Model confidence (mean pLDDT): 82 of 100. A computed fold for a 72-nucleotide RNA from Solarion arienae, annotated as transfer RNA. The source organism's lineage runs through Eukaryota, Membrifera, Caelestes, Solarionidae and Solarion.

[in-house]
RNA sequence: ACGGGUAUAGAUUAAUUGGCAAAUUCAUUACCUUCCAAGUAAUAAAUAUGGGUUCGAAUCCCAUUACCCGUA
Numbered sequence: 001a002c003g004g005g006u007a008u009a010g011a012u013u014a015a016u017u018g019g020c021a022a023a024u025u026c027a028u029u030a031c032c033u034u035c036c037a038a039g040u041a042a043u044a045a046a047u048a049u050g051g052g053u054u055c056g057a058a059u060c061c062c063a064u065u066a067c068c069c070g071u072a
Base pairs, nucleotide, nucleotide: 001071002070003069004068005067006066007065010025011024012023013022019055027043028042029041030040031039048064049063050062051061052060
């Protein structure tokens, strides 16, 4: 330099090939318990960035950024 892949909550993964962004764990609060642990319930938290297509985009297209793989 060229080609390919990945990017979703603090962390780990889903999202039916365009139609309400879900779960586990972590955190906080409450219940339970003499207390702790365990358990139960609730709350908060996310689509890498910028454009485009579409009635509608995590999903399709383009560019950029970061990381990984390959060719030279």
The RNAcentral record of the sequence draws on ENA. It matches the Rfam family "tRNA". Rfam describes the family as follows. Transfer RNA (tRNA) molecules are approximately 80 nucleotides in length. By type it is a transfer RNA.